[in-house]
Molecule: transfer RNA
Organism: Methanocorpusculum sp.
RNA sequence: GGGCCUGUAGCUUAGUGGUGGAGCGCCCGGCUCAUAACCGGGUGGUCGUGGGUUCGAACCCCUCCAGGCCCA
Repeated sequence: GGGCCUGUAGCUUAGUGGUGGAGCGCCCGGCUCAUAACCGGGUGGUCGUGGGUUCGAACCCCUCCAGGCCCA
């Protein structure tokens, strides 16, 4: 220098055009003599950045940023 993949909650991830979900975590409560486990409720996201397409974008297109892999 060229090509490809990934980026969504504190962490791991689902969602592939029509209201952003789950598990773990955290907070409150229940249970217990107490703790853990278990049960109920709650808490959370400018969907990496900027633009474009569209009535409508996490999703399609372009740019850039970060990480990874391959070729030279």